This is a predicted structure of a 1387-nucleotide RNA (small-subunit ribosomal RNA) from an uncultured bacterium. The coordinates come from a structure-prediction model, not an experiment, and the mean pLDDT is 86. It matches the Rfam family "Bacterial small subunit ribosomal RNA".
[in-house]
RNA sequence: GACGAACGCUGGCGGUGCGCUUCAUACAUGCAAGUCGAGCGAGGACGGCAUCUUCGGGUGUCGAGCCGAGCGGCGGACGGGUGCGUAACACGUGGGCAAUCGAUCCUCGAAUGGGGGAUAACGCUCCGAAAGGGGCGCUAAUACCGCAUACGCUUCGGCCUUCGCAUGAGGGUGGAAGGAAAGGCGGCCUCUGAUGCAAGCUGCCGUUGGGGGACGAGCCUGCGGCCCAUUAGCUGGUUGGCAGGGUGACGGCCUACCAAGGCGACGAUGGGUAGCCGGCCUGAGAGGGUGGCCGGCCACACUGGGACUGAGACACGGCCCAGACUCCUACGGGAGGCAGCAGUAGGGAAUCUUGCGCAAUGGGGGGAACCCUGACGCAGCGACGCCGCGUGGGCGAAGAAGGCCUUCGGGUUGUAAAGCCCUGUUGCCCGGGACGAAGGCAGGGAGGGGAAGAUCCUCUCUGAUGACGGUACCGGGUGAGGAAGCCCCGGCUAACUACGUGCCAGCAGCCGCGGUAAUACGUAGGGGGCGAGCGUUGUCCGGAAUGACUGGGCGUAAAGGGCGUCUAGGCGGCUUCUUGCGUGUGAGGUCAAAGGCGCCGGCUCAACCGGCGAGAUGCCUUGCAAACGGGGGAGCUUGAGGACAGGAGAGGGAUGCGGAAUUCCCGGUGUAGCGGUGAAAUGCGUAGAGAUCGGGAAGAACACCAGUGGCGAAGGCGGCAUCCUGGGCCUGGUUCUGACGCUGACGCGCGAAAGCGUGGGGAGCGAACGGGAUUAGAUACCCCGGUAGUCCACGCCGUAAACGAUGGGUACUAGGUGUGGGAGGUAUCGACCCCUUCCGUGCCGGAGCUAACGCACUAAGUACCCCGCCUGGGGAGUACGGCCGCAAGGCUGAAACUCAAAGGAAUUGACGGGGGCCCGCACAAGCAGUGGAGCAUGUGGUUUAAUUCGACGCAACGCGAAGAACCUUACCCGGGCUUGACAUCCUCCGACGCCUGCAGAGAUGCAGGGUUCCUUCGGGACGGAGAGACAGGUGCUGCAUGGUUGUCGUCAGCUCGUGUCGUGAGAUGUUGGGUUAAGUCCCGCAACGAGCGCAACCCCUAUCCCGUGUUGCCAGCGAGUCGCGUCGGGCACUCACGGGAGACUGCCGGUGACAAACCGGAGGAAGGUGGGGAUGACGUCAAAUCCCCAUGGCCCUUAUGUCCGGGGCUACACACGUGCUACAAUGGCCGGUACAGCGGGAAGCCAGUCGGCAACGACGAGCGGAUCCCCAAAGCCGGCCCCAGUUCGGAUUGGAGGCUGCAACUCGCCUCCAUGAAGGCGGAAUUGCUAGUAAUCGCGGAUCAGAAUGCCGCGGUGAAUCCGUUCCCGGGCCUUGUACACACCGC
Repeated sequence: GACGAACGCUGGCGGUGCGCUUCAUACAUGCAAGUCGAGCGAGGACGGCAUCUUCGGGUGUCGAGCCGAGCGGCGGACGGGUGCGUAACACGUGGGCAAUCGAUCCUCGAAUGGGGGAUAACGCUCCGAAAGGGGCGCUAAUACCGCAUACGCUUCGGCCUUCGCAUGAGGGUGGAAGGAAAGGCGGCCUCUGAUGCAAGCUGCCGUUGGGGGACGAGCCUGCGGCCCAUUAGCUGGUUGGCAGGGUGACGGCCUACCAAGGCGACGAUGGGUAGCCGGCCUGAGAGGGUGGCCGGCCACACUGGGACUGAGACACGGCCCAGACUCCUACGGGAGGCAGCAGUAGGGAAUCUUGCGCAAUGGGGGGAACCCUGACGCAGCGACGCCGCGUGGGCGAAGAAGGCCUUCGGGUUGUAAAGCCCUGUUGCCCGGGACGAAGGCAGGGAGGGGAAGAUCCUCUCUGAUGACGGUACCGGGUGAGGAAGCCCCGGCUAACUACGUGCCAGCAGCCGCGGUAAUACGUAGGGGGCGAGCGUUGUCCGGAAUGACUGGGCGUAAAGGGCGUCUAGGCGGCUUCUUGCGUGUGAGGUCAAAGGCGCCGGCUCAACCGGCGAGAUGCCUUGCAAACGGGGGAGCUUGAGGACAGGAGAGGGAUGCGGAAUUCCCGGUGUAGCGGUGAAAUGCGUAGAGAUCGGGAAGAACACCAGUGGCGAAGGCGGCAUCCUGGGCCUGGUUCUGACGCUGACGCGCGAAAGCGUGGGGAGCGAACGGGAUUAGAUACCCCGGUAGUCCACGCCGUAAACGAUGGGUACUAGGUGUGGGAGGUAUCGACCCCUUCCGUGCCGGAGCUAACGCACUAAGUACCCCGCCUGGGGAGUACGGCCGCAAGGCUGAAACUCAAAGGAAUUGACGGGGGCCCGCACAAGCAGUGGAGCAUGUGGUUUAAUUCGACGCAACGCGAAGAACCUUACCCGGGCUUGACAUCCUCCGACGCCUGCAGAGAUGCAGGGUUCCUUCGGGACGGAGAGACAGGUGCUGCAUGGUUGUCGUCAGCUCGUGUCGUGAGAUGUUGGGUUAAGUCCCGCAACGAGCGCAACCCCUAUCCCGUGUUGCCAGCGAGUCGCGUCGGGCACUCACGGGAGACUGCCGGUGACAAACCGGAGGAAGGUGGGGAUGACGUCAAAUCCCCAUGGCCCUUAUGUCCGGGGCUACACACGUGCUACAAUGGCCGGUACAGCGGGAAGCCAGUCGGCAACGACGAGCGGAUCCCCAAAGCCGGCCCCAGUUCGGAUUGGAGGCUGCAACUCGCCUCCAUGAAGGCGGAAUUGCUAGUAAUCGCGGAUCAGAAUGCCGCGGUGAAUCCGUUCCCGGGCCUUGUACACACCGC
């Protein structure tokens, strides 16, 4: 896009088409084929006449009109239906019939003479329920039968002639034989005749024989159009002949006889399916699909068979027989055939009225009128299709209301509505009102014909004739009045928001949506599309170059047969002659109509319909051409092949021979192991192994040579010699054949290994098997054994990653470099080089090709020829069938079902128990720890009214907490408040606070006392009361977010622009060679530059200089003191603060590439970034945080807000992390004594004195600080302890105190006395640290009323070790593999 459709929702009108695709299932009822009295004889109604009469009527006769069974004629073979069957001369197309037929119709010419005998109807009678039938008797014909005639017709034979491809055909002539007929209906009296208008004349319809035509039928034939080869062989009237029969006609159509043929891979036979075509749908076309309506042909008529009649049938509404079914029956017997029109049942997703009419068109009969006609014309039903129309038009912004959304401003629905002004299609009402009708007929007229005003023929006038239908159409009226839906809105694909829902409910054509902000589900608003329809389903074509003729492929995506040989077939060199089959071109015939296309025309348009035209690729006939292909003839040598000579080779077959090695056997020497592995064990060995020497046996394989080498068709072939034998290549000078060629379905042969059969053989190796190990297991890998087998002969099997994953042949298309075989040239002592060439075999590489990889004269390039093969993955190389095989199995080779992929090549990453290079306290080397104990602290878990919440590997767990008794506080219980504890706005009032008392746990309430501030004079601040907007939420979502932070990682990386390369992803740059802490720098390079990172710039620290010296300092001078920078003074030093210098691989040597740089050295306080800090690229982890803050959405609103009291966050059978203190003598205790730095201090730090054992208290100087205070310990000196659960260790507990604070019960810290637990250095495992570091010692600070073993800082003392980069962990660069890409925690 299309449809004979169906289903869902919806539905106003008209036109025009179409409407059982299924059960060729069964059918009630009615209708669908009759007609002719002008072929014939009866009969009847009616009428006339006659007659009889019981007066109802009967009988007879006549009647040109009416009805009409029967005989007879024509028609029922057409029209109408259906698609069963049929793969066929059934259909289409083109031919043929010299092998044929035809009623009716037209035409030509001829005839129509004379006789005969029956029979139905009817009458009588009999049988039967019926349907029907029998007997006897009568009768007619255009019914039936002889006879006559018949040139022409048929048959036979003669002669003449013309023609054909053959059998043969046509014409002429004369002869023989045979063969016809029917009448009916008018008119008239002109001719003849007259008894009858009878003959006759004149017409019409018929009848007979013949020639021709038209139209139709029959037969034959070329070509064309389905599937299966898992149907490969079929055939007995079969194929042909002769004779005969039969037919309208040829023929094996049929029969007898004779022969043995005929068909088939160009698909016979069999099976399945199917009516065929014009056309229709689709498509650019080629093609694919289809055959409903309309038209042509065929077939069928309940099923099967048969003939009769006839011009025509093997006959839809005829007959006979058989069968099934239905109906009737008196049970004896009969009747029936909707695939005609309507209609019924059934089946089905599904398909109509038991309508009107013969008015038209067409058909049958008739002389005609006319009759018949479910053909047909119409109407009805169905949105089933196509086409047309309408459901209104214009104006109308306050952009109304309402709805929806909203950032609350607004937006949108939307000129949409309302309102105003119009129109009048359609509907409804009223009125008018067709075309389709012409012919025939009737009446009148004219002409022809005729003897005629007859019949008849032609023309003309008038009249009647319509189912549809009072319809189309026209006019008037009414009145915007009655008339819109369906699908969709994630992408494809045009159209977006809100709410609801929460992997539910659901959607879905494919991809895919939905797990709490869903443009994808449902609803709404809005929008998009189409519109009396819109969607869905089904089917076909297209897109699909996805079966490729046009127009595809096969190295790796599916696909080259394992290889050779050969038949059919396909294809084929040069020259010439010929033929004209193919081919080209011209002409003719045909290609029905309808349809399609163009133009014109008719319905108002269109659909629909009409006319004309073009076209119709095909087939046939014929003329011409002869290049090319084919056929035939003649020739040629270049393709192909042959003769002679020489040369290489693991080519094949057979026979024989050889040495090394292994194993075994015998013997000698000799002793305890051997063997084997990652390490072992099984195994062998004191009965003597292994080792070693000698001898012997047996089988198999042939080291070196050996090659990227050679040979072969492939499989494959390797010691040496001999014999037999196949093939290829090269060259030489001659020579021969003359296209003999290429390919090759089928066939035939060859065909590794394993395997099978029979018989040998068996050293080594070695499936199976046994044992030992390994392991969670180990039916494996490793080890010790070991059977088939491996070997030989003969016979099977017939496969393979039988691979170059690349069929064969020919020709053409740059090079370079090896190697094997041959030859030539040149030169030479010499084939030693060198050059050329042919054949083979490799590598590299250009054009070209390729999806890329790659191929590239050995093509995967450019062409031609032939064969094989492919058509998504799985199922499956399976099943079934067939063939082969001893078997194993092989060859051929599906489907159901199922998936939305399977695959190729390349790219970037990531990963690897891949590789290379290199880093890091990563390992190693060290030191101190953790893991064990007690306690502290955090976490899990458990518990609880609550134990608020968060953080969860590294990178949560002394984390948010730099400090939970109340507060904090978010949790729990209880008591209160509701515009609220807090913000803004409005109204009213005036204090509020404070003090006191009372109630209460308090919040709070009540009572008493007492009383404002600013002001521009309006009011405001503050407080209370009230109303409503609103406040408030540590409620949820860190997976809606901002901000902030952690981490990889202070790792050296991450990118961009332009250019270049690639179809592209992408690459290059950034890789490479060096070097560095570093993508640091140098060199090279299709790259050249640049950015974010690195480094440097900043701070601290180490040295020096300068400046300034108070609160710092004190060398010299002075004063004072027991003593002290205490004082004068000074600023040299220390120090402080500020500024500067210094370090840059700058210098020297070496290494390196003359570079970068590295190594060593000098100088220097410091040396190669001096040490430390700050500084964290692109990004990763949906990492962390909604409880810091901010914020979207959701939720709560007398509570999830807020106030208060109390409790909880401090629980405790456990588990883990981080710490502290220890286990002691490098120690503990006691006494004495020395030296810091960073910092802090007023609700503070606190000297000093006094009290207290002490915590602390009392008094109290100084200090808002280089001034005063906090303020050291380890160390050092002396002493005690003596290895002990201790003079170690301090938990726990009792008692007594101190301090802070409203308050230490839950639940603080400190002191003293007493108590004195575990613990004797810590399993597996695990952490930190490379120097002023670890370890150890103390000090300060933040938070803070109080409360550190935590945290952040500070200084004192002050080590050990680093061979090295194999390994563990993490990381960087290059490379490699990949089936990973949520990326190895993968798949």